[in-house]
């Protein structure tokens, strides 16, 4: 890093170092940030796939539990909207408006495989 599936309206912090930005690309806004951002270390916390226990069951899946191997998280819904369709109002001709619904994309993580 690539591709499939699968899940995103829940959770869950301190400290030291750093010393100005950060919230995934682009773009528009909106929030965080000298009462310290982004990185980077040490503790802790959370619990989403995997393993691993148990049960129902039959080699697939499903449900329990807690615990924390493997990963992975620990501000806002993926912070909200861009793109299709619907649906409301305005217009009265194919348009406007709507952070209305609903799908996709597109990123995040987990698995498996190349």
């Nucleotide at each position: 890093g690539a591709u499939u599936u699968a899940u995103a309206a829940a959770g869950a912090a301190g400290c030291g170092a750093a010393g100005a930005g950060a919230g995934a690309a682009c773009a528009g806004g909106c929030u965080c940030a000298a009462u310290g951002a982004a990185u980077c270390g040490c503790u802790a916390g959370c619990a989403a796939c995997c393993a691993a226990u148990c049960c129902u069951a039959a080699c697939a899946a499903g449900g329990a539990a807690g615990a924390a191997g493997g990963u992975g998280c620990u501000a806002a819904u993926u912070c909200c909207u861009g793109c299709u369709c619907c649906c409301a109002a305005c217009a009265g001709g194919u348009g406007u408006u709507g952070a209305g619904g609903a799908g996709a994309a597109c990123u995040a993580u987990a698995a498996a495989c190349c």
Overview: This is a predicted structure of a 114-nucleotide RNA (SAM riboswitch aptamer (S box leader)) from a Cyclobacteriaceae bacterium. Lineage of the source: Bacteria > Pseudomonadati > Bacteroidota > Cytophagales > Cyclobacteriaceae. The prediction has a mean pLDDT of 79. The model forms 97% of the base pairs in the Rfam consensus. Its Rfam family is "SAM riboswitch aptamer (S box leader)". Rfam links the family to the GO term regulation of gene expression. From the family's description: The SAM riboswitch is found upstream of a number of genes which code for proteins involved in methionine or cysteine biosynthesis in Gram-positive bacteria.